[in-house]
RNA sequence: GGUUCCUUGGUCAAGCGGUUAAGACGUCGCCCUCUCACGGCGAAAACAGGAGUUCGAUUCUCCUAGGAACUG
Numbered sequence: 001g002g003u004u005c006c007u008u009g010g011u012c013a014a015g016c017g018g019u020u021a022a023g024a025c026g027u028c029g030c031c032c033u034c035u036c037a038c039g040g041c042g043a044a045a046a047c048a049g050g051a052g053u054u055c056g057a058u059u060c061u062c063c064u065a066g067g068a069a070c071u072g
Stems, first nucleotide, its partner, number of pairs: 001071007010025003018055001027043005048064005
C1' cells in the first nucleotide's frame, strides 16, 4: 500500500429502516438499617465525524478518523 471487519451511556452489551434506543455493572437520590454493606424504588447518562439515499437512518451507500485481522 491492498482486502475484510469493528466503533451505541463511565464499562459491557441488545437493537439493524418507523422502539420512549432494551438490559447488566457502575454513579446519584430516597426507603430500609444504630451505621455500613445487602436489599427495594427511582433518576441522570449513549448511536465516532461528515455527506448521500429515503416520507423517515443507530440501521443502507460513500468519504474521513480510530482500532483489529489477513496479505504484498